[in-house]
RNA sequence: CCUCUGGAGAGCAGGGACUCGACCUCGGUCGGCCCUCACCGAAGGAGCAAACGGCCUGGCCUCCACGAGCGGACCGUGAAUCUCUCAGGUCAUCGAACAGAGG
Repeated sequence: CCUCUGGAGAGCAGGGACUCGACCUCGGUCGGCCCUCACCGAAGGAGCAAACGGCCUGGCCUCCACGAGCGGACCGUGAAUCUCUCAGGUCAUCGAACAGAGG
């Protein structure tokens, strides 16, 4: 990487157009598309704690002093099933992080 199996959450929400598809009693229904509101976190994406590194330091300690040590400010690195919800998703199906098996 490929195949198989398991695999959560949250709207069968409201509106619009009729250029697309299906069905069809030929007038609509459903899907898709666009908008709005609500919601979910387990594709992807983003954020950071400890710790580490750098630099500075007026505090503490030590000292004749310098230096060292402790502490502190700032910067950088920095994980997740945490946080955010950009993306994605919100009956079922599909998909799905992750787990198991095989190649």
A computed fold for a 103-nucleotide RNA from a soil metagenome, annotated as Glycine riboswitch aptamer. It matches the Rfam family "Glycine riboswitch aptamer". Its family is annotated with glycine biosynthetic process in the Gene Ontology.